Molecule: c-di-GMP-I riboswitch aptamer
Organism: Gammaproteobacteria bacterium
RNA sequence: GCUCGAUAACGGCAAACCCCGAGUAAUCGGGGGACGCAAAGCCACGGGUCCCUGGGCAUAGAGGGACGGCCGGGUUACCGAA
Repeated sequence: GCUCGAUAACGGCAAACCCCGAGUAAUCGGGGGACGCAAAGCCACGGGUCCCUGGGCAUAGAGGGACGGCCGGGUUACCGAA
């Protein structure tokens, strides 16, 4: 350095739910709060799920959006037992 991840250390993030706000919605932001997380840091590239639109009545198919805590992938990073 790479891989790896422990009854280690310093720490970090923040599910559900509640309040406020944004959005048609999925969902997102702030505060509280902790289910959990060794990348639960970042990136919509692939798959998947969800929402919306218009159109159709088809064994279909199109456009736009959301989810990174659904999976894979890329990238950066603290510590150092086995």